The prediction has a mean pLDDT of 82. The RNA shown here (transfer RNA) has 72 nucleotides and comes from Heterocephalus glaber. Rfam family: tRNA. The family's RNA type in Rfam is transfer RNA. Lineage of the source: Eukaryota > Dipnotetrapodomorpha > Amniota > Boreoeutheria > Heterocephalus.

[in-house]
RNA sequence: GGAGGUGCAGCUCAGUGGUAGAGCACUUGCCUAGCGUGCAUGAGGCCCUGGGUUCCACUCCCAGCACCGCCC
Repeated sequence: GGAGGUGCAGCUCAGUGGUAGAGCACUUGCCUAGCGUGCAUGAGGCCCUGGGUUCCACUCCCAGCACCGCCC
């Protein structure tokens, strides 16, 4: 230099047009002599940034940013 992939909760990831979920972690309660395990419960993200399309965008399109490998 060229062609791509990924970006969503504290962490790892799902979600492919109709106001976002799981596991782990965390809060509270139960359990226990206590801790752990276990059971129940709750909080936590307007989805990398800016535009465009659309009645409606995490989702489609464009540009940018960051990271990841591939080719030269």